[in-house]
RNA sequence: AACAGAAAAGGGCAAACCUUUCAAAAGAUAGGGUCGCAAAGCUACAGGUCUAAGGUGAUCAACUAUGAUGGCUGAGCUGCUUAA
Numbered sequence: 001a002a003c004a005g006a007a008a009a010g011g012g013c014a015a016a017c018c019u020u021u022c023a024a025a026a027g028a029u030a031g032g033g034u035c036g037c038a039a040a041g042c043u044a045c046a047g048g049u050c051u052a053a054g055g056u057g058a059u060c061a062a063c064u065a066u067g068a069u070g071g072c073u074g075a076g077c078u079g080c081u082u083a084a
Stems, first nucleotide, its partner, number of pairs: 012037002017032003021028002035071001041077003045074003048069003054064003
């Protein structure tokens, strides 16, 4: 240094749920909270999943992302500590 990842220390993040604001919704922001996490840091590039305002449509069903999700996976970039 690379791969890998056990223990300890200093710290970090924060699911569900409640409140708040934004949004058509999915979902997100902020506060509380603490299920968990060594990338649970960042990027929607690829796949998956969620939503369907608008659009297509018989204006019903249904389909559709330009909306989301990085705490679904891959990929890229960055990053704390340290045995075998």